[in-house]
Annotation: The RNA shown here (Bacterial RNase P class A) has 411 nucleotides and comes from Paenibacillus crassostreae. A source record names the gene rnpB.

RNA sequence: AAAGUUUGACAGACAAUCGCUGGUGAUGCUUAAGGCAUCACGAGAGGAAAGUCCGGGCUCCAUAGGGCAGGGUGCUGGAUAACGUCCAGUCAGCGCGAGUUGAAGGAUAGUGCCACAGAAAUGGACCGCCGAUGGCUGUGUAAGCAGCACAGGCAAGGAUGGAACCGAGGUGUAAGAGACCCCGAGGAACGCUGGUGACUUCGUUCCUGGUAAACCCCACUUGGAGCAAGACCUAAUGGAACGCAGCUUCUCUAUAAAGAUAAGCAACCUUAGCCCGAGGUGCGUUUAGGUUGGUCGCUUGAGCCGCUCAGCAAUGUUCGGCCUAGAUAGAUGAUUGUCGUUUAGAGUGGGAGGGUAGUUCCCGUAUGUACCACGAAGAACACAGGACCCGGCUUACGGCAAACUUUCAUA
Numbered sequence: 001a002a003a004g005u006u007u008g009a010c011a012g013a014c015a016a017u018c019g020c021u022g023g024u025g026a027u028g029c030u031u032a033a034g035g036c037a038u039c040a041c042g043a044g045a046g047g048a049a050a051g052u053c054c055g056g057g058c059u060c061c062a063u064a065g066g067g068c069a070g071g072g073u074g075c076u077g078g079a080u081a082a083c084g085u086c087c088a089g090u091c092a093g094c095g096c097g098a099g100u101u102g103a104a105g106g107a108u109a110g111u112g113c114c115a116c117a118g119a120a121a122u123g124g125a126c127c128g129c130c131g132a133u134g135g136c137u138g139u140g141u142a143a144g145c146a147g148c149a150c151a152g153g154c155a156a157g158g159a160u161g162g163a164a165c166c167g168a169g170g171u172g173u174a175a176g177a178g179a180c181c182c183c184g185a186g187g188a189a190c191g192c193u194g195g196u197g198a199c200u201u202c203g204u205u206c207c208u209g210g211u212a213a214a215c216c217c218c219a220c221u222u223g224g225a226g227c228a229a230g231a232c233c234u235a236a237u238g239g240a241a242c243g244c245a246g247c248u249u250c251u252c253u254a255u256a257a258a259g260a261u262a263a264g265c266a267a268c269c270u271u272a273g274c275c276c277g278a279g280g281u282g283c284g285u286u287u288a289g290g291u292u293g294g295u296c297g298c299u300u301g302a303g304c305c306g307c308u309c310a311g312c313a314a315u316g317u318u319c320g321g322c323c324u325a326g327a328u329a330g331a332u333g334a335u336u337g338u339c340g341u342u343u344a345g346a347g348u349g350g351g352a353g354g355g356u357a358g359u360u361c362c363c364g365u366a367u368g369u370a371c372c373a374c375g376a377a378g379a380a381c382a383c384a385g386g387a388c389c390c391g392g393c394u395u396a397c398g399g400c401a402a403a404c405u406u407u408c409a410u411a
Base pairs, nucleotide, nucleotide: 001407002406003405004404005403006402007401008400010398012339013338014337015336016335017334018333020044021043023041024040025039026038027037028036029035046383050394051393053392054391055390056389057388058226059225060224061223070222071221072220073219074218075089076088077087078086079085090104091102092101093100094099105217106216110215111214112211113210114209126158127157128154129153130152133151134150135148136147137146138145139144166184167183169181170180171179185208186207187206188205189204190203191202194199230296231295232294233293239287240286241285242284243283244282246265247264248263249262251260252259253258267281268280269279270278271277303322304321305320306319309316310315340381341380342379343378347374348373349372350371353363354362355361
């Protein structure tokens, strides 16, 4: 210098003005319950606030206890409120390496499946090899010999396939075969070395296709719905109870009294104050439900910052300090100024050499060009916006820093 790997912090800064949403205080007004206005002071999004995928808190419902079914998780140890997350390891894959990835229990519980091709996909003969045994034919007195490839034996070789029953050599045989022997590969069980453990060293014995992202077996674990959860207050209208309700007439019950129904007048309300006219109406109190509206839930919390100690780390802990959005159709914005970072390069000054580790290479040697230094205006500053709250994961996205790795160059 180039190419990478991992980790960390940041997320433009400050000021002014005008707004928006909460809080506190003062003043004024006000409701059915809420509240509203003005002024002052102070506060106001994120690393992902996103996807709503996983876990927990909280709330309501369900729930004696135990089991089954169903769901989830699946190497080991640790962290944690919990997790499918994180940390440290083991084993395996990838990478020269720093590192990184893992759907990593069991195929020696059982069942199933293995397309096409191929004879056969864990029980198979298409080509092939054999003819020991049986059979048939020939020959022979007979024993036997020769032939056939009919019964049958084989799993070496060929062919098919991702995969053909662990690999190579030998023994063996009629031909062959882990059938047997030696060596080797992988796995399991047991013992042993190291380790808390996954695992590992060595030894012995046994075994040998794949698939559990097929059923299944094993271990652990698991109730449901979600802040529109849920709790409280409450107007109007309608419901219920109680009390009150003038005069006349019609009809009905049963003629008087009493009651019911209808009509008219009166009374009350509206029609801007009064009269006329017109239209309308039982009145009052209490109360259940809880519509509408409102309040709480709501932000003091597995909280944040610094420090101490324990730990490889995740994380836990001591002490001190801090309070840091709470909207409800959803506030957190706009403008201006100064500065910052990146880009840009007008212009100004120097200027005969410059670039390179180096060269025979490249640029340039005068309208002050190459080159060097300074440098104005302008432009840009990512992804993205809380809605009960936390811990994670995933996705989107900008530049910066540190440590480490590999290669090249120079000393």